[in-house]
RNA sequence: UUCCUGAAAUAGCACACUUAUUGAAAGAUAAGGUCGCAAAGUUUUUGAGUCUAAGGUACAAUUUUGUACUAAGAUCGUCAGACUACCGAA
Numbered sequence: 001u002u003c004c005u006g007a008a009a010u011a012g013c014a015c016a017c018u019u020a021u022u023g024a025a026a027g028a029u030a031a032g033g034u035c036g037c038a039a040a041g042u043u044u045u046u047g048a049g050u051c052u053a054a055g056g057u058a059c060a061a062u063u064u065u066g067u068a069c070u071a072a073g074a075u076c077g078u079c080a081g082a083c084u085a086c087c088g089a090a
Base pairs, nucleotide, nucleotide: 001090002089003088006086012037013036017032018031019030020029021028022027035077041083042082043081046080047079048078049075050074051073055070056069057068058067059066060065
C1' cells in the first nucleotide's frame, strides 16, 4: 500500500422484549437483555427506499371532528455512496 474469505486471538456493537423518561406519532435516551453484526464505526446538510403526520393544505361535517395529501420529524441494524478503522493475509 492492497484485500476481506473472519479460522485463531484481543477488543467492540446490541434485535425482539421489559422498566423508566421523552415525543403528536414514527421514534429517541438510560438500565437490563443478547437476535444477530467483519464495519451493526461516522455521515440522513450524499442519493434512493421505508415509517410517522403534530403543524399546513383541500374536502366533508359543523364547533372541533373525520378523510385525503404533505417532512420541516425519524430510520446508517433498508440499500448504495463518501470517510475512517482491528486481527490476519499478500